Background:
This is a predicted structure of a 158-nucleotide RNA (glmS glucosamine-6-phosphate activated ribozyme aptamer) from Firmicutes bacterium UBA5324.
[in-house]
RNA sequence: UUUAUAAUUAAAGCGCUUGCACUUGUCAAUGGAGCCAAGUGGACGAGGGAGAGGUUUAUCGAGAAUUUCAGCGGGUGCCUCUCGGCGAAUCGCCGCCGUAAGAAGAUUCACAAAACCCGCGGGCGACCGCGGGGACAAAAGAAUUUUCAGCGACAUAU
Numbered sequence: 001u002u003u004a005u006a007a008u009u010a011a012a013g014c015g016c017u018u019g020c021a022c023u024u025g026u027c028a029a030u031g032g033a034g035c036c037a038a039g040u041g042g043a044c045g046a047g048g049g050a051g052a053g054g055u056u057u058a059u060c061g062a063g064a065a066u067u068u069c070a071g072c073g074g075g076u077g078c079c080u081c082u083c084g085g086c087g088a089a090u091c092g093c094c095g096c097c098g099u100a101a102g103a104a105g106a107u108u109c110a111c112a113a114a115a116c117c118c119g120c121g122g123g124c125g126a127c128c129g130c131g132g133g134g135a136c137a138a139a140a141g142a143a144u145u146u147u148c149a150g151c152g153a154c155a156u157a158u
Base pairs, nucleotide, nucleotide: 014073015072016071017070019069020041021040022039023038024037025036027034044061045060046059050082051081052080053079054078055077083098084097085096086095087094090153091152092151093150102148103147104146105145106144107143108142109141116133117132118131119130120129121128122127
């Protein structure tokens, strides 16, 4: 230094790179951008977690929208079950949800980072890291309000 095994830590527009693009170098070539080697790039934030299993193209906008391409892995989405909440106590079934725990609407409210500008540092370079300035979202969510939403037993009980 490399490989294998084990453990620990970190991440969820999160991680990785073999397609692709670009940089440097040797060799080749003279019209070439080729072989090889070593590198660089490859999603800007908001939002989202009961437990177990399964599954993959898992919400919302921003962007001077070309690689935020393509691929692989993962993932708070979705499905099933268990548990829990609500549907007038309890039990059973059924339905919708997930601890701020029923659905659908209406009105109002809220917030970002990159991009951009000014710089600093690292690298031969492609590029990378950091500081300052400074805006602009949507969904979710919250408040108010409207509409809709069980059956049976207990029980001709109270």
Its mean pLDDT, the model's own confidence on a scale to 100, is 78. The sequence was found by an Rfam model in a public genome assembly. Taxonomically the source falls in Bacillota (Bacteria, Bacillati).